Overview: The RNA shown here (small-subunit ribosomal RNA) has 1418 nucleotides and comes from an uncultured bacterium. The RNAcentral record of the sequence draws on Greengenes. The coordinates come from a structure-prediction model, not an experiment, and the mean pLDDT is 83.

RNA sequence: UCAGGAUGAACGCUGGCGGCGUGUUUAAGGCAUGCAAGUCGAACGAAUGCAUUGUCCGCAAGGAUGGUGCGUUAGUGGCGAACGGGUGCGUAACACAUUGGCAACCUGCCCCCAUCUCGGUCAUAACCCGGAGAAAUCUGGGCUAAGAGCCGAUAGUCUCAUCACACAUAAGUGUGAUGCGUAAAAGUCCGCUGGAUGGGGAGGGGCCUAUGGUCCAUCAGCUAGUUGGCGGGGUAAUGGCCCACCAAGGCUUCGACGGAUAGCGGGUGUGAGAGCACGACCCGCCUCACUGGGACUGAGACACUGCCCAGACUCCUACGGGAGGCUGCAGUCGAGAAUAUUCCCCAAUGCGCGAAAGCGUGAGGGAGCGACGCCGCGUGGAGGAUGAAGGCCUUCGGGUCGUAAACUCCUUUUCUUCGGGACGAACACGUGACGGUACCGAAGGAAGAAGAGGUUCCUAACUCUGUGCCAGCAGGAGCGGUAAUACAGAGACCUCGAACGUUAUCCGGAUUUACUGGGCGUAAAGGGUCCGUAGGUGGUUCGUCAUGUCUCGCGUUAAAUCUUCUCGCUCAACGAGGAGGCCGCGCGAGAAACGGGCGAACUCGAGGCCGGGAGAGGCAUGCGGAAUUGCCGGUGUAGCAGUAAAAUGCGUUGAGAUCGGCAAGAACACCAAAGGCGAAGGCAGCAUGCUGGAACGGUCCUGACACUGAGGGACGAAAGCGUGGGAAGCAAAACGGAUUAGAUACCCGUGUAGUCCACGCUGUAAACGAUGGGUACUAGGCAUUGACAGUAUCGACCCUGUCAGUGUCGUCAACAUAAGCUAACGCGUUAAGUACCCCGCCUGGGGAGUACGGUCGCAAGACUAAAACUCAAAGGAAUUGACGGGAGCCCGCACAAGCGGUGGAGCAUGUGGUUCAAUUCGACACUGAACGAGGAACCUUACCAAGACUUGACAUGGCGCUGCAAGCCCCAGAAAUGGGGCCGCCUUCGAGGGUGCGUCACAGGUGCUGCAUGGUUGUCGUCAGCUCGUGCUGUGGAGUGUCUGGUUCAGUCCUCCAACGAGCGCAACCCCUAUGUCGUGUUCUAUUGACGCGACAGACUGCGGCCGUAAGGCCGAGGAAGGUGGGGACGACGUCAAAUCAGCAUGGCCCUUAUGUCUUGGGCUACACACGUGCUACAAUGGCCGGUACAAAGGGGCGCGAAACCACAAGGUGGAGCAAAUCCCAUCAAAACCGGCCUCAGUUCAGAUUGGGGUCUGCAACUCGACCCCAUGAAGAAGGAAUCGCUAGUAAUCAUGAAUCAGCCUCGUCAUGGUGAAUACGUUCUCGGGCUUUGUACACACUGCCCGUCAAGUCAAGAGAGUCGGAAAUACCCGAAGUGCGUCUUUGGCGUACGAAGGUAGGGCCGAUGAUAGGGGC
Repeated sequence: UCAGGAUGAACGCUGGCGGCGUGUUUAAGGCAUGCAAGUCGAACGAAUGCAUUGUCCGCAAGGAUGGUGCGUUAGUGGCGAACGGGUGCGUAACACAUUGGCAACCUGCCCCCAUCUCGGUCAUAACCCGGAGAAAUCUGGGCUAAGAGCCGAUAGUCUCAUCACACAUAAGUGUGAUGCGUAAAAGUCCGCUGGAUGGGGAGGGGCCUAUGGUCCAUCAGCUAGUUGGCGGGGUAAUGGCCCACCAAGGCUUCGACGGAUAGCGGGUGUGAGAGCACGACCCGCCUCACUGGGACUGAGACACUGCCCAGACUCCUACGGGAGGCUGCAGUCGAGAAUAUUCCCCAAUGCGCGAAAGCGUGAGGGAGCGACGCCGCGUGGAGGAUGAAGGCCUUCGGGUCGUAAACUCCUUUUCUUCGGGACGAACACGUGACGGUACCGAAGGAAGAAGAGGUUCCUAACUCUGUGCCAGCAGGAGCGGUAAUACAGAGACCUCGAACGUUAUCCGGAUUUACUGGGCGUAAAGGGUCCGUAGGUGGUUCGUCAUGUCUCGCGUUAAAUCUUCUCGCUCAACGAGGAGGCCGCGCGAGAAACGGGCGAACUCGAGGCCGGGAGAGGCAUGCGGAAUUGCCGGUGUAGCAGUAAAAUGCGUUGAGAUCGGCAAGAACACCAAAGGCGAAGGCAGCAUGCUGGAACGGUCCUGACACUGAGGGACGAAAGCGUGGGAAGCAAAACGGAUUAGAUACCCGUGUAGUCCACGCUGUAAACGAUGGGUACUAGGCAUUGACAGUAUCGACCCUGUCAGUGUCGUCAACAUAAGCUAACGCGUUAAGUACCCCGCCUGGGGAGUACGGUCGCAAGACUAAAACUCAAAGGAAUUGACGGGAGCCCGCACAAGCGGUGGAGCAUGUGGUUCAAUUCGACACUGAACGAGGAACCUUACCAAGACUUGACAUGGCGCUGCAAGCCCCAGAAAUGGGGCCGCCUUCGAGGGUGCGUCACAGGUGCUGCAUGGUUGUCGUCAGCUCGUGCUGUGGAGUGUCUGGUUCAGUCCUCCAACGAGCGCAACCCCUAUGUCGUGUUCUAUUGACGCGACAGACUGCGGCCGUAAGGCCGAGGAAGGUGGGGACGACGUCAAAUCAGCAUGGCCCUUAUGUCUUGGGCUACACACGUGCUACAAUGGCCGGUACAAAGGGGCGCGAAACCACAAGGUGGAGCAAAUCCCAUCAAAACCGGCCUCAGUUCAGAUUGGGGUCUGCAACUCGACCCCAUGAAGAAGGAAUCGCUAGUAAUCAUGAAUCAGCCUCGUCAUGGUGAAUACGUUCUCGGGCUUUGUACACACUGCCCGUCAAGUCAAGAGAGUCGGAAAUACCCGAAGUGCGUCUUUGGCGUACGAAGGUAGGGCCGAUGAUAGGGGC
């Protein structure tokens, strides 16, 4: 970090149907419009419509005035409007939940019981008349009714007062008596419905209590109505709820007060559970209604769609004034990632009013929109292989999509059309918004219906192409730099499916806050130490209580939710009924083991007392010697001091040295130790005084008095600070001298604070055993202290044993060991074991023990202690390697000891560089550079220039054509090539084969990638190592074996060993060589021989001696050879992405009239330079001349080439011999040896360079061959720093041969023989290697890793002169409505107290911003 589940979700892509749910989480932001609370005429007057019927006037029309019936309703009056509906601002609170209580309370409508309902009276709206105003609305006069208002009567079990009794007890309740006081309303369709009083009930409400549920202590003290009392007021009622007076209380570490956040619960999500997170929808409670304050009415409100006041905002206005409150249902603007219709109906359920009919009801019932969620269904089923077409892949064979499709047969859920058609209606009739819906039937037709995400690992699913650290991906790890299963596209596949993904959030996984269920020696984590308060915990026995605990019963724990059974919608979701559960609380009864309280007792825990001992325990005072330094004096002279070496410094003004004397301060050698003491820090000369603690012994005393210990207190190294002393030595800072690139260091010379003392601060350390304290239990060994006993003794020491304590368990070298624990290391009776009790502390790294705040401090600073941001780790222990200016052992021409070189010169050759048209390419430390190349004049050749070709210089195949290539001659041309001429196939006559031409497939590429590869090679290294099987050990990595001790060239061998065996390496087997024997032989020869060939023998530490367990070592003999005789071939596991695509092969990419092919010429040979490898020299150990010896191994047919002759010579002529032990190269090899000359010089050294003349090879020696002769005669006189080879037939030196090859730049390489040394003490050092061990923060492995400043960019936080804002509080001012009080001229006025908003002032808190400077992260 992820896989799971969840959501009122949102976003992306997609979208067929239905059911049930659900839908502003943001701005308690503002709202247009409509609706959301009315109803009653059976309370009342009045008005009015229709119908009808009287009376009067009138001829009539009609008018006036009545009655009756059915309606309507502005007003009075009643009830409702305090319900229902919405919201979550506020609230950390009796707000909520649970449990109790009210003897401290209220209750309209409803139910029950009892009694009553009598008599009067006064107004007022409506209405009429008038007035003001734009409006809202207000006002004057007049009339009228009631179940409106008022007065009186009567009344009880009502209220109040007093008394008595009963009960209870905190104020009381009940009953009785006496006294004062308080009632009413009527309507009517005659059925009833109301009204009054009292009592009771049901339901509703009010108040109180206990308990419970958030964060911050970087909020620790808060409080004046505060806490209580007396008296009053107020309320339905208790109460500082309010007031006066009195007292001084009340709350708080069991967290008051303050701050932040938050409606609470039933429940919801997740989880195995415990928990953790949440409080949408539904239910209960609370709260609010534009913001703030206030009361009125009422049974009920301080009232969402009532009233008053203030404020903000919006609207109207005639400018004078007015109106308004969607957090009801819809809807609108705004905000936002985001959330619906200005729908239908009162049919049902319910509510209000009404006698009722009924009316009202955005409660409610329904429909609409949204895949927002859950559930269900469908998008077809069966057959169908040429495995179609097409796509993709391919090793080109094929594979896959895939029975998938087509095609055939079938079905019709859903869909479309038509027909039928509900339940929900309760209530006899009638009554349905939903709804012509659900559902049923018929017909039609596979018809209209599939996507999303993923495919490197975690994690189910893989290929191709494109791209090339780009573009991009990504939850984490991480992908992408030319072969990407990780990017993008495609195909295939996987998962889910009307959805699929992403984002956000919660739980889970995370036993990663650990109650269940973690830790603290080294990973984060034991407080520096002790004392002790609160608290927690606590020995043995008896009794008692019943507080915890346990059992049983009762009550409660609303419903819904959850579990389960059954049932209803076709199933399910959803719903109904029953049961269970809801872990809690209360009451009652019981138990008494355990914890607890109380009482009593005990002694083993703890403490005390007595006794004799141990100790650097502490404090104070005094004393001592050695040393150091200084001063004085004597002797004495030139140095002293110091270092790796020096210098600064001291010294002739007499140092250092030495002798004597004096002074001062600090520290106490030996004893001394793994030793002792102390709580820790710490404590060391001696003596004395005072004093703390511990241990041991004791037939004594107390009787649980104990352990731990948050806060608190005390102590607390060094350094540091303050005041005052002291100051010998030492010595931060500072100065000087050295060292060094520098040297603010290490070294040296000086030297101040300080170190010392007294007093006072500081309070920290790797204050460590990195290990808190206490108690108990679980094998031991050793040392030591004290005591006791035994033995012994005259007595002691000694010795032995026991007990208690303290310390330790390391090496030589057996004695750290059992169990147990631990990640390992390790711990292990002094536990890190087994348990209990108490305290402290930890929760990824960095930021940071920092900032801010607080406390302490004189300061330095200490204690307490974050966050933003950032990283995918940081870390522990152990393992294997690698590395070390770690250690041990060992080896190698590794050093050393020697000999000869290189580096200097000239030349040759290779490389770099430069140049050039090109100077083809590769190789680069060791492990490139006389390397590929063992032969560049052309060729080679890959490079350059120029000229040409395009199926091609080369291969295979198809098709078509073809008397046609090659060769010779001529012409053009530099050639390639082109043109012409001559010449010119086989045949079974089928145009079959060959050849050539055309065409199509294809050829070709020394073009790229050695970091795609095979093969081959170099190197460590001929170093002695590298592994395996089984077993054993370890959680594991891994170890063991393969080590220890010896030994060897060797992991060679021996011994030992939890190992026993085995493999690749070593060695041996193979080849050459040294000796002999035998056989054999010609081209040798005088030879039994030399030589060649073949075989055999021989050497094995076998023999003798010594040492050793052995392996083996040393010496000796014999022997040609002696301890692998010498040499070669042979190269373990692996390392270096070592080298090679240009030797060959080969994947991929690239070129295709050219990056292919041919030709000529040029280049690879350039030349200011630099490097590597060589040759020749510099000379006398030499050069030259003459003379005289001795090899081995090779080669030879387009070859080696003799003799002889020519030439000074290279060479030529010549051609014998030889396919070679015969002949030739090839002579007498050269050095050597003998004789002679040269005599130390740029030479009789050296030979470069140059001139001239030649020879040879070759088509051709100009660029660019070798050789010969004559002439010329350069540098060079032994080579700086540095560096190479070699240990014996070796180095050195001398010549010979061969491969390649026409020739040759060969002085190279490979091979051969001749002559033939010196030296190795030894392993300190250099280089490389092996084994063991040790440290490690390295593992790309020391060319590693990594720290800090600085530079550039960026981010967050803190400080900051300040500035701006917010919430709360305090003091004062002003003071609306309203209420209380007082007063008056009383529908009211005035005064006063309180009082919202507002204002003034100073503080505290929080937030934003700020030049600048500092630190931090990336």